[in-house]
RNA sequence: GCUCCUUUAGCUCAGAGGGUUAGAGCGCCGGUCUUAUGAGCCGGAAGCCCGGGGUUCAAACCCCCGAAGGAGCA
Numbered sequence: 001g002c003u004c005c006u007u008u009a010g011c012u013c014a015g016a017g018g019g020u021u022a023g024a025g026c027g028c029c030g031g032u033c034u035u036a037u038g039a040g041c042c043g044g045a046a047g048c049c050c051g052g053g054g055u056u057c058a059a060a061c062c063c064c065c066g067a068a069g070g071a072g073c074a
Base pairs, nucleotide, nucleotide: 001073002072003071004070005069006068007067010026011025012024013023019057028044029043030042031041032040050066051065052064053063054062
């Protein structure tokens, strides 16, 4: 230098070929239970999806330019 992959909640990840209001597990907070902790059960908070632009009635998803991380080739 070229090619490819990844980036979504605190962490690990879903989200097929654009369309209910963006989800799960773990963690966190509250309650219940317990002598107490944990486990179990119930409830809750937490992200406008790496940044910018474009296409579209509509974009996490498609296109372009970047950023960060990883792999391969030179």